[in-house]
RNA sequence: GGGCCUGUGGGGUAGCUUGGCCAUCCUUCUACCUUGGGGUGGUAGUAACCUGAGUUCAAAUCUCAGCAGGCCCA
Numbered sequence: 001g002g003g004c005c006u007g008u009g010g011g012g013u014a015g016c017u018u019g020g021c022c023a024u025c026c027u028u029c030u031a032c033c034u035u036g037g038g039g040u041g042g043u044a045g046u047a048a049c050c051u052g053a054g055u056u057c058a059a060a061u062c063u064c065a066g067c068a069g070g071c072c073c074a
Base pairs, nucleotide, nucleotide: 001073002072003071004070005069006068007067010027011026012025020057029045030044031043032042033041050066051065052064053063054062
C1' cells in the first nucleotide's frame, strides 16, 4: 500500500440478508415487597445502536467517508 471481518445499556447478547409500534434477552445497579436480619424469590425503574454525511415518509439495518480492533496478501 491492497483486501476482508467486527463495533448495540456498566458487562454480555439478539435484531442487519427482507428498512416500519415503546430496539430483545441475561446480568449488574436503584427503589419497594417478602425476612427478626441476610440470602433466595417477586414487582417497578434507570441506562445503548462507534462518529459524520447521504438516500428515504421512515435508517441499528442501505450507500459513502472517517475512527478503533482483528485477520490475510504485498